[in-house]
């Protein structure tokens, strides 16, 4: 130079809870909040998984479809900073 890649540094980002909202729900959004994160960036029919029931079939719970959802489950693809 290059590769790599922790320490450290700029800095990001936002569980649960509470409030308001949209939704049937799941859950999204805004605010306030901080449990964690090196990918908690981005991607929901590229893939597995897990959640929901306002409609539908059967029907006594209850299952199945079929819509909606969840990236802070796994995964995929992209990315800052670098001693040692």
């Nucleotide at each position: 130079c290059a590769c790599g890649a922790u320490a450290a540094a700029u800095g990001g980002c936002a569980a649960a809870c509470c409030u308001g909202u949209c939704g049937a729900a799941a859950g999204g959004c805004a605010g306030g909040g901080a449990c964690g994160c090196a990918a908690a960036a981005c991607u929901a029919c590229a893939g597995g998984g897990c959640c929901u029931u306002c409609c539908c079939u059967a029907g006594a719970a209850u299952a199945g479809g079929a819509u909606g959802g969840c990236a802070g489950c796994c995964a995929g693809u992209u990315a800052c900073c670098g001693a040692a």